[in-house]
A computed fold for a 132-nucleotide RNA from a Bacteroidota bacterium, annotated as SAM riboswitch aptamer (S box leader). Its mean pLDDT, the model's own confidence on a scale to 100, is 79. The source organism's lineage runs through Bacteria, Pseudomonadati and Bacteroidota. The model forms 97% of the base pairs in the Rfam consensus. The sequence was found by an Rfam model in a public genome assembly.
């Protein structure tokens, strides 16, 4: 910084700092000097990753991993995967106004129709996982 897989209508604030804009873009609508965004505390939510579990493959002639140019050497209630979704929450991440705040490009349906109310997939974003 780009790919690839998942998920984004649930959930969760207080305090201190600071002092003007802010919600990615862009349009509407919302927040903000009764102090937003933001930074730091302490505190939560949630389960991506983890932990338990099944099952298959590998594995005491050491597989995997780690060290060496290499021969070779350490290491074992071990190592990979898949597949469930039930508990957990210690740890690495992330979150704690409003559906991702709605709309935005294509398709579509329905009505009291140049409006309004949906529905479907994209693209754009965010988060995590894993690689380059």
């Nucleotide at each position: 910084u780009g790919a690839u897989u998942a998920u984004c209508a649930a959930g969760a604030a207080a305090g201190a700092c600071g002092g003007a804009g802010g919600g990615a873009c862009a349009g509407g609508c919302c927040c903000g000097c009764u102090g937003a965004u933001g930074u730091c505390u302490u505190a939560g939510c949630a389960a991506c990753c983890c932990a338990u579990g099944u099952c298959u493959g590998c594995a005491a002639u050491a597989a995997c991993g780690c060290c060496a140019a290499a021969c070779g050497g350490c290491u074992a209630c071990g190592c990979a995967g898949a597949c469930a979704g039930a508990u957990g929450a210690a740890g690495g991440u992330g979150c704690u106004a409003a559906a991702u705040c709605c709309u935005g490009c294509c398709c579509u349906g329905g009505c009291u129709a140049u409006g309004c109310c949906g529905g479907g997939g994209a693209a754009a974003g965010a988060u995590a996982a894993c690689g380059g």